[in-house]
RNA sequence: AGAGUAGUCGAGGUGGCCGCUCCACUUUUUGUGGGGAGGAAAGUCCGGGCUCCGCAGGGCACGGCGCUGGGUAACGCCCAGUCCUGGUGACAGGAAGGAAAGUGCCACAGAAAACAUACCGCCCACCAAAGAGGCCCCUUUGGUGGGUAAGGGUGAAAAGGUGAGGUAAGAGCUCACCGCCUUGCUGGUGACAGCAAGGGCACGGCAAACCCCGCCUGGAGCAAGGCCAAAUAGGGGGACGCAAUUAGGUGGCCCGCCGAGUCCCCGGGUAGGCCGCUUGAGCCUGUUGGUAACAGCAGGCCCAGAUAAAUGGUCACCGGCCAGUAAAGGGCAACUUUUGCUGGCAACAGAACCCGGCUUAUUGACUGCUCUGACA
Numbered sequence: 001a002g003a004g005u006a007g008u009c010g011a012g013g014u015g016g017c018c019g020c021u022c023c024a025c026u027u028u029u030u031g032u033g034g035g036g037a038g039g040a041a042a043g044u045c046c047g048g049g050c051u052c053c054g055c056a057g058g059g060c061a062c063g064g065c066g067c068u069g070g071g072u073a074a075c076g077c078c079c080a081g082u083c084c085u086g087g088u089g090a091c092a093g094g095a096a097g098g099a100a101a102g103u104g105c106c107a108c109a110g111a112a113a114a115c116a117u118a119c120c121g122c123c124c125a126c127c128a129a130a131g132a133g134g135c136c137c138c139u140u141u142g143g144u145g146g147g148u149a150a151g152g153g154u155g156a157a158a159a160g161g162u163g164a165g166g167u168a169a170g171a172g173c174u175c176a177c178c179g180c181c182u183u184g185c186u187g188g189u190g191a192c193a194g195c196a197a198g199g200g201c202a203c204g205g206c207a208a209a210c211c212c213c214g215c216c217u218g219g220a221g222c223a224a225g226g227c228c229a230a231a232u233a234g235g236g237g238g239a240c241g242c243a244a245u246u247a248g249g250u251g252g253c254c255c256g257c258c259g260a261g262u263c264c265c266c267g268g269g270u271a272g273g274c275c276g277c278u279u280g281a282g283c284c285u286g287u288u289g290g291u292a293a294c295a296g297c298a299g300g301c302c303c304a305g306a307u308a309a310a311u312g313g314u315c316a317c318c319g320g321c322c323a324g325u326a327a328a329g330g331g332c333a334a335c336u337u338u339u340g341c342u343g344g345c346a347a348c349a350g351a352a353c354c355c356g357g358c359u360u361a362u363u364g365a366c367u368g369c370u371c372u373g374a375c376a
Base pairs, nucleotide, nucleotide: 001372002371003370004369005368006367007366008365009364012318013317014316015315016314017313018312020036021035022034023033024032025031038348042359043358045357046356047355048354049353050221051220052219053218063216064215065214066213067081068080069079070078071077082096083094084093085092086091097212098211102210103209104206105205106204119152120151121148122147123146124145125144126143127142128141129140130139131138160178161177162176163175164174165173179201180199181198182197183196184195185194186193187192225275226274227273228272235266236265237264238263239262240261248258249257250256282301283300284299285298286297287296288295289294320345321344322343323342324341325340326339327338328337329336330335
């Protein structure tokens, strides 16, 4: 100088005045005292507590998760590690079970995309032609048959890789090293790692394709749920329903019954109010165990509960950052330090039953540790 990583603060502080909301007390037309947003209160994406409903028990399906060990109330979260990938490195990222259970797919190109195969090439044999004059031989070209998978070419991916021997040319054909597979030993709780022996090598890739294996999973959510309870209009029960001037249905009349009406009672339920509601897997400090996540112990603390929704406004002083300008100091200069003045800036965003996470938004400043390069 450039990077990597872990974390802290949360844009101000103090005081006065005027308000809002909750609680306590009070001498109650009020007064006093105390509390009053966040690291994300957000997205509502996971996991729980709590509440109601459902459920004898078991299984399937749908869905989710998927290296190992640990933490936790639980998790798809966190911590520590293994392996792979990227980086010189500090470090970062990984939906990381199974492709020798089965099915399926692998575009284009290419001979061939998986029971392998051969376009160019390389090599061998035969035939024909040409070369220098006929034949043998040799060389070249073409054809036919065969061998090969070195080399070229295609592709995201080509049937182990590199080198040597070997061969007509080649090839795990043979050998060395690397890789792979099998077995054994050692270390580790384990994922896995190391070593040794054997095997010429079988088993291309895709499961963010179906599928297989293992584990988990009842539903709805504080508008859950419970209590109190107007006015109006319904519902149920009881009494009257006689007369005076009136009145319904039971075909007409009478009795009776029903009904209307009046009064009283009961119940559901709406508005409204109360509970749930904030003392909780709580916070702070110290200490112990643990690499850590986290857990135990001791002491201290109480820290918003609104309901159309409070947590604000204003004034004064002191600060922070940026820009301009003036003076003084330093310097050859570029420039820089201090002080004063003027102007500007101060993010993302706001509880709504409560916790644990994840993700997203965010300004400026600060701190610790580590890596790489250059110079001394």
Molecule: Bacterial RNase P class A
Organism: Thermodesulfobacteriota bacterium